Record summary
Transfer RNA from a Flavobacteriia bacterium, 72 nucleotides, folded computationally. The prediction has a mean pLDDT of 80. It matches the Rfam family "tRNA". By type it is a transfer RNA. About the family: Transfer RNA (tRNA) molecules are approximately 80 nucleotides in length. Taxonomically the source falls in Flavobacteriia (Bacteria, Pseudomonadati, Bacteroidota). It was read from a public genome assembly.

RNA sequence: GGCCCCGUAGUACAAUGGAUAGUACGUGAGUCUCCGGAACUCAAGAUCCAGGUUCGAUUCCUGGCGGGGUCA
Numbered sequence: 001g002g003c004c005c006c007g008u009a010g011u012a013c014a015a016u017g018g019a020u021a022g023u024a025c026g027u028g029a030g031u032c033u034c035c036g037g038a039a040c041u042c043a044a045g046a047u048c049c050a051g052g053u054u055c056g057a058u059u060c061c062u063g064g065c066g067g068g069g070u071c072a
Base pairs, nucleotide, nucleotide: 001071002070003069004068005067006066007065010025011024012023013022018055027043028042029041030040031039048064049063050062051061052060
């Protein structure tokens, strides 16, 4: 340098172009307990960036940025 794949909560991952972007772990608060743990309840927390297509974009298109793989 060419080609391919990926980028979503703190972490690991979901989401056929359409519901308030969801689950687990973690975090915080509460209930329970003599205390803690476990369990249960509640809460906070995310779509890499800029454009485009569309009534509607996490999803499709273009460019950029970052990561990985492969070829040279």